Predicted 3D model of a 117-nucleotide RNA (FMN riboswitch aptamer (RFN element)).
RNA sequence: AUAUUGCUUCAGGGUCGGGUGAAAUUCCCUCUCGGCGGUAAACCCCGCGAGCUCCAACGAGCAGGAUUAGGUGCAAUUCCUAAGGCGACAGUAAAGGCUGGAUGAAAGAAGAAACUU
Numbered sequence: 001a002u003a004u005u006g007c008u009u010c011a012g013g014g015u016c017g018g019g020u021g022a023a024a025u026u027c028c029c030u031c032u033c034g035g036c037g038g039u040a041a042a043c044c045c046c047g048c049g050a051g052c053u054c055c056a057a058c059g060a061g062c063a064g065g066a067u068u069a070g071g072u073g074c075a076a077u078u079c080c081u082a083a084g085g086c087g088a089c090a091g092u093a094a095a096g097g098c099u100g101g102a103u104g105a106a107a108g109a110a111g112a113a114a115c116u117u
Base pairs, nucleotide, nucleotide: 001117004114005113007111008110009109010108017029018028019027031097032096033087034086035048036047037046038045043085044084051062052061053060054059067083068082069081070080071079089100090099091098
C1' cells in the first nucleotide's frame, strides 16, 4: 500500500410577511430548503438511500420528482449569466417547510484492530 472480516463514531435543510375563510405555517401572493457515491465542482445527468409488501434470513418486488438557452474551457445538462421546474408515507382545510413513525433506519464518511499479499 492492497483485499477481507467484525467493531466504534458520525451521517438532512427549510413558512419571514400578507390575503380569503368558521377553520389553512396545507389554498392564493410572497419567502425559503436541497442527503450520499460518480463525473470539471450537480436538488433537475448516471446510480444509491429514506416508504410499503413478501421472506426465518439472505434477498426479491412495488411506489417515489424536476432543465433549458447563452458564455468560458481540452473537458461542465455540474462553473458563470438568464429564465424555468421538482420534492415519499400517515395526520390535519389539500403540506418539500407543521405534527408523527423517528431518541428509528440508512446511502455513505471517518477511525482503530485482526488477518492476506